[in-house]
RNA sequence: GGGCCUGUAGCUCAAUGGUUAGAGCCGACCGCUCAUAACGGUCUGGUUAGAGGUUCGAGUCCUCUCAGGCCCA
Numbered sequence: 001g002g003g004c005c006u007g008u009a010g011c012u013c014a015a016u017g018g019u020u021a022g023a024g025c026c027g028a029c030c031g032c033u034c035a036u037a038a039c040g041g042u043c044u045g046g047u048u049a050g051a052g053g054u055u056c057g058a059g060u061c062c063u064c065u066c067a068g069g070c071c072c073a
Base pairs, nucleotide, nucleotide: 001072002071003070004069005068006067007066010025011024012023013022018056027043028042029041030040031039049065050064051063052062053061
């Protein structure tokens, strides 16, 4: 320098272009227990990497940029 892949909650990951982006873990509270752990329930938590475009509608499609990874030279 060229090609490809990935980027979504604190972490690991979902979400067919279509109602308000969800789950597990973590955290807070409650229940259970003599108590703790385990277990159950409720709640909190989001600039979907950034900018622009297409569309009635974008996490999803297109372009550029940024970050990380792989391959080739």